The RNA shown here (transfer RNA) has 74 nucleotides and comes from Leptolyngbya sp. PCC 7375.
The same sequence occurs in records of 48 taxa.
Rfam family: tRNA. Rfam classes the family as a transfer RNA. Rfam's curators write: Transfer RNA (tRNA) molecules are approximately 80 nucleotides in length.

[in-house]
RNA sequence: GGACGUAUAGCUCAGUUGGUUAGAGCGCAUCGUUGACAUCGAUGAGGUCCGCCGUUCGAGUCGGCGUACGUCCA
Numbered sequence: 001g002g003a004c005g006u007a008u009a010g011c012u013c014a015g016u017u018g019g020u021u022a023g024a025g026c027g028c029a030u031c032g033u034u035g036a037c038a039u040c041g042a043u044g045a046g047g048u049c050c051g052c053c054g055u056u057c058g059a060g061u062c063g064g065c066g067u068a069c070g071u072c073c074a
Base pairs, nucleotide, nucleotide: 001073002072003071004070005069006068007067010026011025012024013023019057028044029043030042031041032040050066051065052064053063054062
């Protein structure tokens, strides 16, 4: 330098063909349970879906550019 892939909660990830609500597990907080802790159960907080622009009535999802990381080629 070229090709491809990934980017969504604190962490690991899902998200169907673009359609009304953005989710799961772990973690965190509170409550219950216990003499206490752990386990377990209930409830809750936590997101500008990497950035900008575009397409569309509507974008996490499609297109372009950029950024970061990874794999391969040279």